RNA sequence: AAAUUCAUUUAAGCGCCUGGACUCUUAGAGUUGACGAGGACAGUAGUGAUCGAAAGAUUCGGCGGAUGCUACUGCGGGGAAAGUGCUUCGUUAGAUAUAUAGCAAAAAGUAAAAUCAACAUUACAACAAUAUAUAUAUCAUCACAUAUU
Repeated sequence: AAAUUCAUUUAAGCGCCUGGACUCUUAGAGUUGACGAGGACAGUAGUGAUCGAAAGAUUCGGCGGAUGCUACUGCGGGGAAAGUGCUUCGUUAGAUAUAUAGCAAAAAGUAAAAUCAACAUUACAACAAUAUAUAUAUCAUCACAUAUU
């Protein structure tokens, strides 16, 4: 230096814990600290980062991160094709409104095993909203120049 094997890591509603709360074989040890759904064209900057469930005393508080949002730039799609601009989106690549359809886990409950205990684990079954899909309505479906089909 190369190859092979093994182990670890590859988390993104995620990680962490100096406060608080809780437990104890009590002064140092442990526990808790968000339940899932959804979310990525690339870069920079800013920022209080979506949706519901549960609870109703802690899902409190703090730190970090983050696929959110906004602005700008680049790339890409639509607005017959290729150029420039404008506009709107992000590869499932127009917007808004209404209606319908539509997917979860935890908590609580029951049972099991385990622990000094708090807590946590496993099994059983139910229940969302956003996104999304369909339908309807409205708005947008443009401007400029040139050559051609």
This is a predicted structure of a 149-nucleotide RNA (glmS glucosamine-6-phosphate activated ribozyme aptamer).
It was read from a public genome assembly, where an Rfam model found it.
Its Rfam family is "glmS glucosamine-6-phosphate activated ribozyme aptamer". The family's RNA type in Rfam is riboswitch.